[in-house]
RNA sequence: UUUGAUCCUGGCUCAGGAUGAACGCUGGCGGCAUGCUUAACACAUGCAAGUUGUAAUGGCUGAAAUACGGUCAUGGUGGACGGGUGAGUAACGCGUGACUUAUCAACCCCUAGAAAGUUACAUAACAAAUGGAAACGUUUGAUAAUAUGCUAUAAAAUCUUUAUUAAAAUUUAGAUUGAAACUUUAUUUGGUCUGGGGACGAAAUUGCGUCUGAUUAGCUUGUUGGUGAGGUAAUGGCUUACCAAGGCUCUAUCAGUAACUGGUCUGAGAGGACGAUCAGUCACACUGGAAUUGAGAUACGGGACAGACUCCUACGGGAGGCAGCAGUGGGGAAUUUUUGGCAAUGGGCGUAAGCUUGACCAAGCAAUGCCGCGUGGAGGAAGAAAGCCUUCGGGUUGUAAUCUCCUUUUCUCAUCGAAGAAGUUCUGACGGUAGUUGAGGAAUAAGUAUCGGCUAAUUCUGUGCCAGCAGCCGCGGUAAUACAGAAGAUACAAGCGUUAUCCGGAAUUAUUGGGCGUAAAGCGUCUGUAGAUGGUUAAAUAAGUUUAAUGUUAAAUAUUAAAGCUUAACUUUAAAACGGCAUUAAAAACUGUUAAACUUGAGUACGAUAGGGGUAGAGGGAAUUUCCAGUGUAGCGGUGAAAUGCGUAGAUAUUGGAAGGAACACCAAUGGCGAAAGCACUCUUCUAGGUUGAUACUGACAUUGAGAGACGAAAGCCAGGGGAGCAAAACGGAUUAGAUACCCGUGUAGUCCUGGCCGUAAACGAUGGAUACUAAGUGGUGCUUUUGUACUGCUAAAGCUAACGCGUUAAGUAUCCCGCCUGGGGAGUACGCUUGCAAAAGUGAAACUCAAAGGACUUGACGGGAAUAUACACAAGCGGUGGAGCAUGUGGUUUAAUUCGUCGAUACACGAAUAACCUUACCAGGGUUUGACAUGUUGAAAAGUUAUCUGAAAAGAUGAUGUGCCUUUUGGAAUUCAAACACAGGUGGUGCAUGGUUGUCGUCAGCUCGUGCCGUGAGGUUUUGGGUUAAGUCCCGCAACGAGCGCAACCCUUGUUCUUAGUUGAAUUUCUAAGAAAACUGCCGUUGAUAAAGCGGAGGAAGGAGAGGAAGAAGUCAAAUCAUCAUGCCCCUUAUACCCUGGGCUACACACGUGCUACAAUGGAUAAGACAACGGGCUGCUAACUCGUGAGGGUAUGCUAAUCUCUUAAACUUAUCCCUAGUUCGGACUGUAGGCUGCAACUCGCCUGCACGAAGCCGGAAUCGCUAGUAAUCGUCGGUCAGCUAUACGGCGGUGAAUGUGUUCUUAUAUUUUGUACAUACCGCCCGUCACACUAUGAGAGUCGGCAAAACCCGACGUGAUUUUCAAUAAAUUACUAAGGUUGGGUUGGUAAUUAAAGUGAAGUCGUAACAAGGUAACCGUACUGGAAGGUGCGGCUGGAUC
Repeated sequence: UUUGAUCCUGGCUCAGGAUGAACGCUGGCGGCAUGCUUAACACAUGCAAGUUGUAAUGGCUGAAAUACGGUCAUGGUGGACGGGUGAGUAACGCGUGACUUAUCAACCCCUAGAAAGUUACAUAACAAAUGGAAACGUUUGAUAAUAUGCUAUAAAAUCUUUAUUAAAAUUUAGAUUGAAACUUUAUUUGGUCUGGGGACGAAAUUGCGUCUGAUUAGCUUGUUGGUGAGGUAAUGGCUUACCAAGGCUCUAUCAGUAACUGGUCUGAGAGGACGAUCAGUCACACUGGAAUUGAGAUACGGGACAGACUCCUACGGGAGGCAGCAGUGGGGAAUUUUUGGCAAUGGGCGUAAGCUUGACCAAGCAAUGCCGCGUGGAGGAAGAAAGCCUUCGGGUUGUAAUCUCCUUUUCUCAUCGAAGAAGUUCUGACGGUAGUUGAGGAAUAAGUAUCGGCUAAUUCUGUGCCAGCAGCCGCGGUAAUACAGAAGAUACAAGCGUUAUCCGGAAUUAUUGGGCGUAAAGCGUCUGUAGAUGGUUAAAUAAGUUUAAUGUUAAAUAUUAAAGCUUAACUUUAAAACGGCAUUAAAAACUGUUAAACUUGAGUACGAUAGGGGUAGAGGGAAUUUCCAGUGUAGCGGUGAAAUGCGUAGAUAUUGGAAGGAACACCAAUGGCGAAAGCACUCUUCUAGGUUGAUACUGACAUUGAGAGACGAAAGCCAGGGGAGCAAAACGGAUUAGAUACCCGUGUAGUCCUGGCCGUAAACGAUGGAUACUAAGUGGUGCUUUUGUACUGCUAAAGCUAACGCGUUAAGUAUCCCGCCUGGGGAGUACGCUUGCAAAAGUGAAACUCAAAGGACUUGACGGGAAUAUACACAAGCGGUGGAGCAUGUGGUUUAAUUCGUCGAUACACGAAUAACCUUACCAGGGUUUGACAUGUUGAAAAGUUAUCUGAAAAGAUGAUGUGCCUUUUGGAAUUCAAACACAGGUGGUGCAUGGUUGUCGUCAGCUCGUGCCGUGAGGUUUUGGGUUAAGUCCCGCAACGAGCGCAACCCUUGUUCUUAGUUGAAUUUCUAAGAAAACUGCCGUUGAUAAAGCGGAGGAAGGAGAGGAAGAAGUCAAAUCAUCAUGCCCCUUAUACCCUGGGCUACACACGUGCUACAAUGGAUAAGACAACGGGCUGCUAACUCGUGAGGGUAUGCUAAUCUCUUAAACUUAUCCCUAGUUCGGACUGUAGGCUGCAACUCGCCUGCACGAAGCCGGAAUCGCUAGUAAUCGUCGGUCAGCUAUACGGCGGUGAAUGUGUUCUUAUAUUUUGUACAUACCGCCCGUCACACUAUGAGAGUCGGCAAAACCCGACGUGAUUUUCAAUAAAUUACUAAGGUUGGGUUGGUAAUUAAAGUGAAGUCGUAACAAGGUAACCGUACUGGAAGGUGCGGCUGGAUC
């Protein structure tokens, strides 16, 4: 880090330590360590094993020497040690402990002895000759030994034999075999031989331990054993002949990987990982196999052979082996000098001197690691400059620097100068090194990473899902503490960071120390083998167990205590030690074993009993269908509605008869039986198990159970029957956008029986079996009669559980045995194997990919779930819209511009309570640039008024006039002009940076807080329940008790009355406006729980909120607005600012919204007549009079308004005309004549007169408003305003209904409950095909390799045997045998046209399968089928809602 939140499960990731490391940046010194982890790849050059003259009366050589030096070969000894590497090896290879009476043994030590004879045969060096390019030879001739041989003897060995003995040891006699070497300085030198013993060492055997895989289950023929023989140092199938047929095994065999250990790293430990340096063992030495010599080798720097490779060559032939030290090439992320010395330590040879030693000691290179030191110390505030940030005040880098004083580790130069040396002399590579003394001068010396959380440390700038970062979660789409840079900070420091790997955290393989009802996980069930575990009693034993002791566990390491380098690292000394293995002694509780006993576990016998337990056979009735016959007539059937289908050739219906198959109503249940699957009409046959009762018997006989075996629904398969109904597939009809479905009509396999396969299911209680224990209450089925027992359910205590829940039928407490799990996907897939007739089943991975997947719960939201309630939501009504014309707004289109915003409800007569100019933000043109406006500086001028000209105007040019106020006489105040800069200005962008304001849910009744209580927790309770209300309104109950914001009330208007005051008015009631009263379910009755409250009534102007308004909780929609205003950031600055003229916002194929007027007679027209209220008025409202048909004009009066005026209200009433028509309806459009406002009426105003007289005859689908003084209808006033587009908006009054008293449906809301895979919350989530891209994988005609074996052929060197030979090192034969060849198989890897499925991928296509009853409940198994999800049949399950 999964979630909106929570708990759990569970993976992924980080913080720690470590390294033979590498890479990036950086780099002062010293000490101690370490340094090809890869190609056991190939190697140029040098060196790494020599020594010995005291073995030789050998040679050669030096001028000489009986001396000395050098050198060569013979002889001796050493080259089997030391040094390197880890390829092979899963093994007695290694570790540990035994064992050899079954062994060897050079040098060294101890001990007992001995060296007689023959001088017997040779030979190298050498000399001469000669071959070859070379390497290297050949022939002839000489010669010696501590070289070699022969004979003798001794010891010893072998065989035979005597005595003795149980046997051996011992012993007698004999036979066979069988040693020696000398040298010297003459010494007690050094060497030689034999026997015995020891030390170091070597060899064999053996108990135990030593990686992974069963998708490796069988392996083995010298194999296992015996006898004889051979061979070996020695046992032994080690080898061979014969005999027997054994031996090993679920740790064999086979395959993969690997040197092992002491130890190293990590960890609390148990463990896990590793096996560099140091040390022990093993193996190897270009590859392969086999030998010789030797004490020791199957020999790294020896030899022969075969093979590959390299080199030389005169082409005839030769040479070579760095996994020794350096070094080179190559490979690689990566690992050093072709150094000095034998001074020390150690080795070889030598009597010794000595020689030799790339072992070793040292130096060099590398921050590769560990450890230590330093890069300065003290004082010092003007808190300097500068950088960065800033709220512009300041803060910070920061006592840091500069400056003053001091020190010298280190550095540079110079002086002296070791120990290491043993062995009194001599001998030092390191090295003039360590160290010492002096001089100089802060002088020569700091970086790296990080700063979102985990995780210590934050700001600015740039960038704008770009560039980039990232260990995980995740940052970046214009305010990035996450990128890049800067400043600052944090951490470590000569290093720092990254990468890789290991352990840890990870209890995430769980022995210590986990789990399996639902998260991954109980086999479908039973029987039972091996194994594991096992009742009571007393004995024996001592295998386990416990105690004590002994041996061993190399050293180093580690621990502890000390010591030595100035300290540390490092080194040295000492001590201690768990545990392991082996041996000895003791104990006897427990386990085991042996033998014995017991009855309670288990079983057997006897009686009784319940049952759909199983098997086979027989019988039965109801119903469906078909057939036959009768009656009878037009339909039947089917559905949401239909159609296909059947029927006048007589159906359906009905009566009688017949046939056939399958299933068994009621009883029936939460009931019974069975191991599970499963089992139901009745009767019979055979048969298994359970339970119970009383007694008797056996005497632990038990539990579990890997492998193994048996049974095992449905579907399916094979063969033969059967076939009524039902019914995959299939065919029609519907539905639908489509409908390979749901619905309907047909219908085949199948369903049924017999025999045989298959072996799986949500085969479920998603809960393995057994035993014991741990509160109660209650229902059912049996047996019994008792305080009983067996089974089957429910509720619940303790306890358990993540929760849900479980709870004597445990998921509690314990024991035993088995099975299974270890993140999701890929995948129950691939490959392999086994089974099967097939379908398939069983077993069962990996690559790759994700950071989650999952369980339970909580709060919401949602449901084509449920319940309740409310609302003009529907219903019941009235009137409209949608059709017409016009008005107005919007979209679209057009345009130079048609400024901008607003877009479901919650935009569209909205911002706009008035676009001719202005407004105005837009367009064209003409102008201005400190600006139309604000503040500051300087200078000049008062300000101001006014004329003429140009111009479309803005503006510009030229004139006239004017000198004011205060004053300290410098100047100042206001205003104007000019200049330069700070700045102004912006209706430019971002409403997704914001404030404020507003809409909406909604005037819906909700939203919360404190304390307490419950819950691990999110949360719950309160706020739920029973009633009631308009209301979370109130009442009652209750682990809740209270409170807040809302509701209500308080406020305003109105309805009644009263009081007071008041102008107008002739005057009262009125009216105006200030106050008071009145209504509270108060009273009565009834219902209700005696409540709250409801219903009815009385009284009252008003009755249950009297009516209306204002007032809008927590929140939701990133809702609207940067163009009211304010505002962060960004952008423009001779322009995105400002001024002006004209134009535009008024366009017009079209579409939508909101309205007005109508379509007429409930009407229109004319005439007369009646009744309001709210309001407005001095740049105003205007009476009266007068002119005009009229709009209006003229004149003139009143009114700053209860006084005057706008102001005649209209519908209405009365009378007359019109007579159902495109009209005397309707008024659009148009012509013309006028009026008004205003600089101005063309684009583009209103009004009036006359004339013109369009559409329209009540409006499709659909849709809106309204419950009473309401709808409808009638006029009227106001704001804005010069005028007006007002039919809009906000008020006012007049006339004045209908319907409903309900909640089925639609919409919306609220509450409760339920399901959920949703939480961006159903406009959600999500499945599969197809198309595209990428990735890894399987199959694949094949093809190219590797590995291990088998059969056969050939057969080098060598060894053994045989033959021949006087003999041999000569020859031949034979056996084994490396390499090579042939063959078919096994196994494993690479690759391949094509092909298959899978995974991943911001916005592709088709559908909508799943999640809600997901709209046909889902899912499991199986079969068929379809573009795809999927559908259907059969059986099963609840992990399905509703009832």
Molecule: small-subunit ribosomal RNA
Organism: Phacus ranula